[in-house]
RNA sequence: GAUUAACGCUGGCGGUGUGCUUUAUGCAUGCAAGUCGAACGGUCUCGAUUUAUCGGGAUAGUGGCAAACGGGUGAGUAACGCGUAAGUAACCUGUCCCUAAGUAGGGGAUAGCUCUGAGAAAUCGGAGCUAAUACCGUAUGUGGUGGUGGGGGUAAUGCUUCACCACUAAAGCCUUCGGGUGCUUUGGGGAGGGGCUUGCGUCCGAUUAGCUAGUUGGUAAGGUAACGGCCUACCAAGGCUAAGAUCGGUAGCUGGUCUGAGAGGACGAUCAGCCACACUGGGACUGAGACACGGCCCAGACUCCUACGGGAGGCAGCAGCAAGGAAUAUUGUGCAAUGGGCGAAAGCCUGACACAGCGACACCGCGUGGGGGAGGAAAGCCUUCGGGUUGUAAACCCCUUUUCUCAGGGAAGAAUAAUGACGGUACCUGAGGAAUAAGUCUUGGCUAACUACGUGCCAGCAGCCGCGGUAAUACGUAGGAGGCAAGCGUUAUCCGGAUUUAUUGGGCGUAAAGAGGGCGUAGGUGGCUCUUCAAGUCGGAUGUAAAAUCUCCCGGCUUAACUGGGAGGGACCAUUCGAUACUGCUGGGCUAGAGUGCAGCAGAGGGAGGUGGAAUUCCCGGUGGAGUGGUGAAAUGCGUAGAUAUCGGGAGGAACACCAGUGGCGAAGGCGGCCUCCUGGGCUGUUACUGACGCUGAGGCCCAAAAGCGUGGGGAGCGAACAGGAUUAGAUACCCUGGUAGUCCACGCCGUAAACGAUGGACACUAGGUAUGGGGAGUAUCGACCCUUUCCGUGCCGAAGCUAACGCAUUAAGUGUCCCGCCUGGGGAGUACGGUCGCAAGACUAAAACUCAAAGGAAUUGACGGGGGUCCGCACAAGCAGCGGAGCGUGUGGUUUAAUUCGAUGCAACGCGAAGAACCUUACCAAGGUUUGACAUGUCGGAAGUAGCCGACCGAAAGGAAGGCGACCUGCUAAGUCAGGAGCCGUCACAGGUGCUGCAUGGCUGUCGUCAGCUCGUGCCGUGAGGUGUUAGGUUAAGUCCCACAACGAGCGCAACCCUUAUGCCUAGUUGCUAGCUUGUUUUACAAGUGCACUCUAGGCAGACUGCCGCAGAUAAUGCGGAGGAAGGUGGGGAUGACGUCAAAUCAUCAUGCCCCUUACGUCCCGGGCUACACACGUGCUACAAUGGCCUGUACAGAGGGUAGCGAAAGAGCGAUCUUAAGCCAAUCCCAAAAAGCAGGCCCCAGUUCGGAUUGGAGGCUGCAACUCGCCUCCAUGAAGUAGGAAUCGCUAGUAAUCGCGGAUCAGCAUGCCGCGGUGAAUACGUUCCCGGGCCUUGUACACACCGCCCGUCACACCACGAAAGUUGGCGAUACCUGAAGUUACUAGGCUAACCCCGUAAGGGGAGGCAGGUACCGAAGGUAUGGCUGGUGAUUGGGGUG
Repeated sequence: GAUUAACGCUGGCGGUGUGCUUUAUGCAUGCAAGUCGAACGGUCUCGAUUUAUCGGGAUAGUGGCAAACGGGUGAGUAACGCGUAAGUAACCUGUCCCUAAGUAGGGGAUAGCUCUGAGAAAUCGGAGCUAAUACCGUAUGUGGUGGUGGGGGUAAUGCUUCACCACUAAAGCCUUCGGGUGCUUUGGGGAGGGGCUUGCGUCCGAUUAGCUAGUUGGUAAGGUAACGGCCUACCAAGGCUAAGAUCGGUAGCUGGUCUGAGAGGACGAUCAGCCACACUGGGACUGAGACACGGCCCAGACUCCUACGGGAGGCAGCAGCAAGGAAUAUUGUGCAAUGGGCGAAAGCCUGACACAGCGACACCGCGUGGGGGAGGAAAGCCUUCGGGUUGUAAACCCCUUUUCUCAGGGAAGAAUAAUGACGGUACCUGAGGAAUAAGUCUUGGCUAACUACGUGCCAGCAGCCGCGGUAAUACGUAGGAGGCAAGCGUUAUCCGGAUUUAUUGGGCGUAAAGAGGGCGUAGGUGGCUCUUCAAGUCGGAUGUAAAAUCUCCCGGCUUAACUGGGAGGGACCAUUCGAUACUGCUGGGCUAGAGUGCAGCAGAGGGAGGUGGAAUUCCCGGUGGAGUGGUGAAAUGCGUAGAUAUCGGGAGGAACACCAGUGGCGAAGGCGGCCUCCUGGGCUGUUACUGACGCUGAGGCCCAAAAGCGUGGGGAGCGAACAGGAUUAGAUACCCUGGUAGUCCACGCCGUAAACGAUGGACACUAGGUAUGGGGAGUAUCGACCCUUUCCGUGCCGAAGCUAACGCAUUAAGUGUCCCGCCUGGGGAGUACGGUCGCAAGACUAAAACUCAAAGGAAUUGACGGGGGUCCGCACAAGCAGCGGAGCGUGUGGUUUAAUUCGAUGCAACGCGAAGAACCUUACCAAGGUUUGACAUGUCGGAAGUAGCCGACCGAAAGGAAGGCGACCUGCUAAGUCAGGAGCCGUCACAGGUGCUGCAUGGCUGUCGUCAGCUCGUGCCGUGAGGUGUUAGGUUAAGUCCCACAACGAGCGCAACCCUUAUGCCUAGUUGCUAGCUUGUUUUACAAGUGCACUCUAGGCAGACUGCCGCAGAUAAUGCGGAGGAAGGUGGGGAUGACGUCAAAUCAUCAUGCCCCUUACGUCCCGGGCUACACACGUGCUACAAUGGCCUGUACAGAGGGUAGCGAAAGAGCGAUCUUAAGCCAAUCCCAAAAAGCAGGCCCCAGUUCGGAUUGGAGGCUGCAACUCGCCUCCAUGAAGUAGGAAUCGCUAGUAAUCGCGGAUCAGCAUGCCGCGGUGAAUACGUUCCCGGGCCUUGUACACACCGCCCGUCACACCACGAAAGUUGGCGAUACCUGAAGUUACUAGGCUAACCCCGUAAGGGGAGGCAGGUACCGAAGGUAUGGCUGGUGAUUGGGGUG
């Protein structure tokens, strides 16, 4: 785009078309084929006239014509059925037209009718009468037919002509008396119609390869309108087939229709041509025509009637009914028109046809209003709350009347006087009134059109991709929008897109696809040249290609659809004329292809026979004496019965080291010691010969690794199976020890391989370079040693070109020609079934159902690897100290509970949020209260003893509450209880939520990781993803730097800049310092003054940059060493965290979208809980002791904090602490004692003078309050623990370890955290390994990226298929039996009007006919056999999906 469509929703009008695609299923009822009285005799009736007739009408029957047309359907048919072009000298033709000649004279019957019989009926019988254009002789013979003979003609015949012989016609009727109309000559011609024959074309299957007996041909007879095996007899053995016979499946064919640019593809409704069929099968009759839709006979199935004896029927005609189905109309009107039948005509008949009805089924046309109308009304929807949108849309005003309703008029269609179904229709006029008239689909992309709400992987959508798991433009609804519009969507089907079967117009190295290789048949194709013909080819002409359809033009309906006229277009085909380049054919020639000869050459080419040495094993003997063998390590095994090792001798089988090569040969498989024989092919040179002999090759034939099979040998080594030993969770494996088939030989099968160059063969052409094998030539030379060149092979690298890319590239995957093979999404499946081959294994050929939306190729970026290279890190190693064991602290899990609030969960949760849960905190639980609220803003209203303050009493408190006191600001006023504000009470908006979602978010944070990376612009490369830069060579802590380079630059990171610390200088000098000086005192010291030198404080500056030297390195970057220096190679430490990853953490810091709660999930309060405790884990503290514990004495810090505070000194207490209280808002005072250390003493290896848990008692402090549940002190008690299994953490120098001090939080409460200083180590060979990371490279079937992907069994569910004992249908075939109707043939006896004979007649006979019988054929039926093809089948097999 299309449709004979159907379904869903909707539906105003008209025109024109169209309407059982399914059950060729069955049918009630009515109609669809009759007509003629001018063929005939009757009967009935009417009329006239008056009984003798005449006229009109109707008609059952005889007779004629029609009924073979028209109408329906598509079952069958793969066929001369159809289409097209021819033929018919092989034929027929009623009616019609033209033409010729006739139409004489006779005869016998019969229906109707009358009488009668049988039967339920259908119907049938007997007797009698009668007519014809019914029937039968005779006459005539223009003619016709047959026979005989002759002539003409043809390619040929049955063509034509003449003569003779024989045979052979007829019908009348009407009349106006003019004629008309019939009939005959089976005359002649024409028209139209048909029969038959032929060329070409006409679907699928080879998993159908052979078919055929009247079959193929001939002769003869028969038959037909006619040819013909059409039929019969005889003879011959043919005929068809790979260009697809036969068989099976499917199908009416065509003009045309739909689609397509075309070539094509699909279809064959309506209309038209042809064919076939008429309940199924068979058959003939009549006829011009039938083997006959509304005729006959028979058989069968079915239905109906029946008196059970017997009968009737055929809608695939028009309507209609039933059934089937998704689905297809009225039991209408009329013969008015067109056409048909009959008739002389009038006319009759006509479900053909013309019309109407039903159906949006299709096409076409029209309408559902037009103009104006903004404060853009209301309402809806959305909203950022401003508004936007529906929307000039509506309302409203002014118009119009197609359509509609009513009224009036009113056709053409009728060539005809009458006659119109349609039809009071089309059309015209008038009136009325915007009146009667819009839906449907879509709105994620493809694809035009977006928001809200609902839902929450549910419900649902979906053509493909895919949407939906709480913010869905994808589901549902609403609003808006978009498309089309009386329709719109969906489904189905066909073509297109699809160059996705490729003729036009594809491919085959790796995506599907080159057969394992050759020889060769058919076929296809083929070198140069001359010639013939004209088959192909090209051109012209003629015929044809029906009409309709299509295209163009013109016309008719208002337009269009529709329709009329005219013109056009042609393929194919046939005939004919011409052209001859090319192809082909005929004949001739040539040598460039191909082949032969001659002279040489190389070779693991093949076959057979012989032969050689090395090695393994075995046997014999000698030596020898304990192991050997094997592995990652072992063991099994062998060995004192003497192994392994070693020497000598022997046996046997198999394979041939070195040479050896990227080498050679062969068609491929393949071929390797040496020698001999036989044999194939190739190459080079020469140019003697043949003269296109060539190439390819469907079928066919041959060869064909390994394994395997058969028979017979052989068997050293190796070695499936098997056994044992190991390994392992297991180990039917990898490893080891053995070992049978086999491997070897002969003969015969098998016929497959990643049989690979994953690349069919042949020929020609198209840059080079290089290596190598085999020949030749040239040049040069002592010399084929170089060198140049040429032919044939074998490789590598590369240009153009090709390719999706990879790559190929004179050995093409380039450019062309020819031929063959093969492919057409993945799976199912190279499987099933069938067939062929095979001894078997199996091979070859080769589907479908079903299922998926992919499967696949090449390349790219990542990620990953028990891949490689390289580098780094307390990563390992080397060390030190721990953890894991104990007790306790703390956190978590789990459990418990009314609640044990919540979050954090590998590293990167677990002394984490929490820098401090007794109440509070607090979010949890129980109980009790409260509801505009504990808190904010606004609106409205109210109350002057108001707000606020105090408050008996009730209560656990919150809360309630008598009573008492009692205002403020502004304005105004005489004052105040006035007005306003603040405040209070009430109302409405709202507050509030630690309720949910960290997977809706912001912000902040962790982690990889302080790892060295991550990118961009321009350029270049690539079809592209992308690459390059950023890689390579060095170097660095570093993508740090150097150098090279199709790259050149740049950005974020690195580094530096910042802070701190280490040295010095300058400045400054109190609260700091005190060297010197002065003074004083309790005189190693301190205080005051002077001083600012030093320390220190805190501001500035200097200093370090591989700057200098040497060596290494590329002369670089840089490294190593050295000097100087307080410090040396980023000096130490900190701050600083690229692009990104983990949907990482946090809605409970905060903020925030959506959702949820609103007398509660808000809020207040009391009490409890977060502190529970069979258990498990993390992280710490204290220890287990002598490098220690205890006692006494004594020394040295830094950094901090302090007014609701730090608190000296003094006093009290064993002590915690208390009393009193100086000083200090701090370089001034206080906390404050530093501890380890040092000196001395005790302890003496023990569960202790270690260790301190636990418990009892007594106190202190904080605080409303220490019961649940704080800290501290004293006395008493004195648990586990004697160095911690597997495993595991931290640390590289002022570090670890160890020692104490301070601070935040905080009323009180650190073993935690954050800081501070004191003392102060050991070790690092090194980068193999573990972990993590960077760069380069490689493989990948991974990309949520190895925690990936993914294979098979088993279990379960569903689906389709195969096999299967069988069972049950269908189809056609063969053989036999039976054999209806019927044609033909024959037929004793029977019956018999016309004609003939005999006979006066009666009658007889004959010819002919009828019934009956017989024979052949013959449908249906039966029996039997095998074949093909379906259904079903216990069970079974694999497959697919989940």
Predicted 3D model of a 1442-nucleotide RNA (small-subunit ribosomal RNA) from an uncultured bacterium. The RNAcentral record of the sequence draws on ENA and SILVA.